Overview: This is a predicted structure of an 80-nucleotide RNA (c-di-GMP-I-GGC riboswitch aptamer) from a Geobacteraceae bacterium. It was read from a public genome assembly, where an Rfam model found it. Rfam family: c-di-GMP-I-GGC riboswitch aptamer. Its family is annotated with cyclic-di-GMP binding in the Gene Ontology. The source organism's lineage runs through Bacteria, Pseudomonadati, Thermodesulfobacteriota, Desulfuromonadia and Geobacteraceae.

[in-house]
RNA sequence: AGCGAUAAAGCCGAACCUGCUGAAAAGUAGGGGCGGAAAGCGGCGGGUCUUAAUACAACAAGAUGGCCGAGCUCCCGAAG
Numbered sequence: 001a002g003c004g005a006u007a008a009a010g011c012c013g014a015a016c017c018u019g020c021u022g023a024a025a026a027g028u029a030g031g032g033g034c035g036g037a038a039a040g041c042g043g044c045g046g047g048u049c050u051u052a053a054u055a056c057a058a059c060a061a062g063a064u065g066g067c068c069g070a071g072c073u074c075c076c077g078a079a080g
């Protein structure tokens, strides 16, 4: 550099439920635990989702980093 164990130590926290925020997608806090070696970070490209302003659905505005790609950063160390 690359790779990823039925390893060790920690980490994150799907669906669902409750409170709050939002027009919505969704976010956030707590519970929860399906999973994850980048499920860490940022919406850059593509995808998907939403439609209040606002024309009714887009070349606009927003959401999603736990959809994919690319970028930056990172714990551990068996075998090959």
Base pairs, nucleotide, nucleotide: 003077004076011036012035016031017030018029019028020027021026034066040072041071044069045068046067047064048063049062050061051060